[in-house]
Context: one part of a larger RNA
Molecule: small-subunit ribosomal RNA, 5' domain
Organism: bacterium
Parts: sequence; structure tokens; C1' cells
RNA sequence: GGAUGAACGCUGGCGGCGUGCCUAAGACAUGCAAGUCGAGUGGGUUUAGACCCACGGCGAACGGGUGAGUAAUACCUAGGAACGUUUUCAUAGUUGGGCAUAACCAGCCGAAAGGUUGGAUAAUUCCCGAUGUGAUCGCAAGAUUAAAGUAGCAAUACGCUAUGAAUGCGGCCUGGGCACCAUCAGCUAGUUGGUAAGGUAACGGCUUACCAAGGCUAUGACGGUUAGGGGUCCCGAGAGGGAUAACCCCCACACUGGAACUGCGACACGGUCCAGACUCCUACGGGAGGCAGCAGUUUGGAAUUUUGGACAAUGGGCGAAAGCCUGAUCCAGCGACGCCGCGUGGACGAUGAAGGCCUUCGGGUUGUAAAGUCCUUUUGCUAGGGAACAAUAUUUUGAGCGUACCUAGAGAAUAAGAGGUUGCUAACUCUGUGCCAGCAGCAGCGGUAAUACAGAGACCUCAAGCGUUAUCC
Repeated sequence: GGAUGAACGCUGGCGGCGUGCCUAAGACAUGCAAGUCGAGUGGGUUUAGACCCACGGCGAACGGGUGAGUAAUACCUAGGAACGUUUUCAUAGUUGGGCAUAACCAGCCGAAAGGUUGGAUAAUUCCCGAUGUGAUCGCAAGAUUAAAGUAGCAAUACGCUAUGAAUGCGGCCUGGGCACCAUCAGCUAGUUGGUAAGGUAACGGCUUACCAAGGCUAUGACGGUUAGGGGUCCCGAGAGGGAUAACCCCCACACUGGAACUGCGACACGGUCCAGACUCCUACGGGAGGCAGCAGUUUGGAAUUUUGGACAAUGGGCGAAAGCCUGAUCCAGCGACGCCGCGUGGACGAUGAAGGCCUUCGGGUUGUAAAGUCCUUUUGCUAGGGAACAAUAUUUUGAGCGUACCUAGAGAAUAAGAGGUUGCUAACUCUGUGCCAGCAGCAGCGGUAAUACAGAGACCUCAAGCGUUAUCC
């Protein structure tokens, strides 16, 4: 000098675009953040409408948050073979039966959460059979293996089942790269390899039995400390050093620890079960909860915002659609936190007014500065008009928003500070103080003429900022 998710001090006019718990992955009141489908089905309440309950389907594994853990089961890069895939497309099929069960009704238990007994019922719920294009197993013969309907007058459409394909996504493996400590030197028994079996979507000590005794290591094993990784960002001429907030990709986590279920996909933030800590309710028998979602509270801290609006756009879920949901998102609010832009007036104006300061008392300086005259109106204020963003040829649809922008009006009006002035380093005098009070980044200054302290005037530099502190280059 540059940079920052900054903070602090003094000051503060406007706009645009960004950005805002870096600390306690501490604890959380309240509201919202994942629903949808009646064109799968049964019922209840009402009827101009419809609404609700339950079964069922799809979604809830996305989107959103955080960085605790992890030094390699991560990430980056280059390859690989033994896999999966809801959805899309193609081909073929879509046949005959059956048993249940919820809501509901009746009863019972419980403070509640909730539970239990009996009875009835439907389906795109579940089960059995048929067929076998195909698929699987097999040298072959052969064996095994599927389905669900709904809307419509119909055409047809949406589905369902099996198989195949495509691309993308995901799972797996390998080489290389990837912080510090040797005051960590030896580590390892499922350990290393084989055979067989099991298991997985899939290879594999992934698991088990048996056999062998291997495997890693100064090219740093093992141990410890620290840490999410990358694209990128900052500094630098570069080499390189540092950072990884915001945005994007990947990973990991969801009160702490463990486990599986469902499912194409989870070992699942707003699902389940168990254990634990904490908080709350309780009729003391027992129950409920999980903001590292968006706001917000409290605590911690030098420090970080509104319990806002809308689904209008973009995107997502469901639905045939209308549509519903969406704290994703789009907007608004707050903060000079940052970057950028604009303004705080312009021209003329000497008797160089007054006042201030200095003075050799002559004057000098503040200083064309002010006053005054003539203009202008950016910005702000008032009034009028008024978009785009809408995808649409027509009709409906704008939160932002009467916003941006345009026009008119009055009036210089609404708008300047901060730090510094011994040298480095641009900018000097007076007064006070007297090694005191104080200053200070370094050198240093102050003990009676201090350009270095304090005040004043003058000046210098930046400017809606200016300084200080912290960190990096």
C1' cells in the first nucleotide's frame, strides 16, 4: 500500500447493487416452513354449494440449514468393472376368483396421551389360480415367474404388469494429489492371502468355517494435534503465501448414542423404536418435546436484522384439469457493513467590511471567503401522470407499487465532517504548562521562550465518511 462477513470512536444527505451470529453444533415461548389427489375407495354431516374422517396412491430421500465430526469409508483429478434406477420411450399383456380391515356402530379402560373388545363394509389394499410375448435357472429336456382399474355415450385418455433400451443420476473399485508433530518408531489376529459357504443391487474378510503366516513401515506406518474438501476469493511483477463468509459442486450432521422399518431411493432435520441428559404436563398411575428451516426470545460476545408481504414471476410436490401447498423463491423492512454513483450550489462581487488570530504596531492573515447582485433546482418536499417485469391473439391474473420513470411548482432552499501539522510525512504560529499534566507507530518530546503536551487561530489530507484496533499478503 491493498484486502475484510469486521468491531470501536467521532460524524452522517440521497440512490443502486450486494451483504449481515465469525462466539455457545448453548437452551428455546409463539406462529408458519409438506402436502396433494373424490377421475382409486368406503363412510359421516349438510344440502344452491361443499366440508370432514378413514383406507389407498404419489410426494415427504427434493428444496432449506449448519460445519460438530472427519487427515481419509471425505474432497480434487485421471481411469475402471461386478451394479441399481421412481420417471421417459419401445414391445407384449391387462384373465378368473377369494379372505380381510379402517373410518362407522355398540361397549369398556384411562386425568390425559391413547388403548381395547365385539359387529358390518369397499377399493388402484392384500391373497390364490390361469396365460407365458418375454424374463430367470439349465448343455438340453424342462422348471419357475405378472397384472388394477378409472373417466367418457364412444373414440380415446390416464393408469397397471413383464421385459428391453436411452440418457442422466446414484452405489462400488484403483492410480496420483491432499496440514503440523519423530520430544509419536515400530504397528496389525479378520490382521494379510487362499478354499468353501453365506450375504449384497453389485465386487470384495463384507461375514463365517477351515488352511497358510502373512500385511504395513524413515518414500514416515502407528500415535497425537488441528481441520469439512474443491471451484473460487485476497495479496503479489511473478514464484508463491493466505483465506475458503456470500454464490456453485461434493461430503458430513440433525438434542446425545444406537438400531432397523417403509421405500426406486433413508438407516431418514420438521418418521419409528431403544437408552441417556434436559424441558414441560399430570388426577402421581403415566405422558409430551427436539429452530444447525423462516422470523423471533434468551444466554455468550467487541459484534450481526423483521415474530413483514406475496405465490405476480422462476422452480418444486400432488392432480386429467381447475387448482391447492411452497419462510424454496420473488419482494419489502433494519444496519454507511462493503462497492459504485450523486449532492451539500453556480457566476459576479474589495472599502480587501466586521469579528477572530498574529504583529516589528506599519501591517499581515482568515479572504472573493462573507454581505450584496444575478442565476440554477441535481437531491429532498408538494401536486399531476405513470410503466416493464405477464408467459397472452382474446378474456382473467402484479406482492413489489402508485415503485421506477416523466411533467409542473416553491425555494439556496433540506445536507460536512474526521484525522493530522518534529522527522519518516503533505501541513506553523501564539498562549497555557514547566520531566508536571501529558503525547507516542519508530526515533523520541516535556526540567520557563515546547512548530512534538493542552487550548486557539491558520494550514494539510481524505471526504459521507474519517480515524483506531484486529487479521492476511